The RNA shown here (transfer RNA) has 73 nucleotides and comes from Candidatus Pacebacteria bacterium GW2011_GWA1_46_10. Lineage of the source: Bacteria > Bacillati > Minisyncoccota. It was read from a public genome assembly. Rfam family: tRNA. The prediction has a mean pLDDT of 83.

[in-house]
Order: sequence, then C1' cells, then structure tokens
RNA sequence: CGGGGAUUAGCGCAGGUGGUAGCGCGCACGGUUCGGGACCGUGAGGUCGGCAGUUCGAGUCUGCCAUCCCCGA
Repeated sequence: CGGGGAUUAGCGCAGGUGGUAGCGCGCACGGUUCGGGACCGUGAGGUCGGCAGUUCGAGUCUGCCAUCCCCGA
C1' cells in the first nucleotide's frame, strides 16, 4: 500500500428481505434457606464505534473516518 472481517448493555454474542433493540452471564431487589450456594420471580442498565447521505422511517442500505484481527505485496 491492496483485499477481507469485526465494532450492539459491565462481559460474551443474536438481531431473515429497513418498521418501537433482544438472549446468556453478571448486577440490584424479592422468594426459598438458620445463613450462604444453587434454584425461581421481578427490575435497572444501550445516543447500536464516529460523521454524513438515502428513506415517511436506518442496528440493518450507501460514502468517508477511527480502532482491532486475518491474508497478500
């Protein structure tokens, strides 16, 4: 320098053909227990990496940028 992939909750990841953002673990509270663990229930937590564009509407489509990984030179 060229090509490809990844970026979504504290962590690991889902989110067919655009239509109000979810799961597991963790966390908080409650139940159970003498107490804890395990188990069960409820809940909080996200400007979807950034800036633009398309659209009535973008996590999703397009462009540029940033970070990380892989391949090639």